A computed fold for a 112-nucleotide RNA from a soil metagenome, annotated as SAM riboswitch aptamer (S box leader). RNAcentral holds the sequence, with entries from MGnify. Of the family's consensus pairs, 97% are formed in the model.

RNA sequence: CUCAUCGAGACCGGCUGAGGGACUGGCCCUUUGAAGCCGGGGCAACCGUCGAGUCCAACCCACUCGAAAUGGUGCCAACUCCUCGGGGACGAUCGCGUCGCCGGAAGAUGAG
Numbered sequence: 001c002u003c004a005u006c007g008a009g010a011c012c013g014g015c016u017g018a019g020g021g022a023c024u025g026g027c028c029c030u031u032u033g034a035a036g037c038c039g040g041g042g043c044a045a046c047c048g049u050c051g052a053g054u055c056c057a058a059c060c061c062a063c064u065c066g067a068a069a070u071g072g073u074g075c076c077a078a079c080u081c082c083u084c085g086g087g088g089a090c091g092a093u094c095g096c097g098u099c100g101c102c103g104g105a106a107g108a109u110g111a112g
Stems, first nucleotide, its partner, number of pairs: 001112006011040005019029003025082002041076003046072002049067006080106001084103003088099004
């Protein structure tokens, strides 16, 4: 840089001791212990593996479905916590609020 996904899911113990939720502003979490490290546990099918189907003369590839968490990653508060633009519904004390939809930016994870 490209592609895919992002409202599902999953926490205990030890050490330590004040921060953390990417960034802004909110709003939250946190001495009933943050972040980090270590140990254990769990969640999850992205890659890889295995099986079936489609395609093919056949094989491979590709695609679809399924299995598996002894392989490689990842993850385990809150939608990626919310945030930007457009449009809609409902409510309103007419300042706005709540809830869907479409799009975007940034980010995260995987694969290349």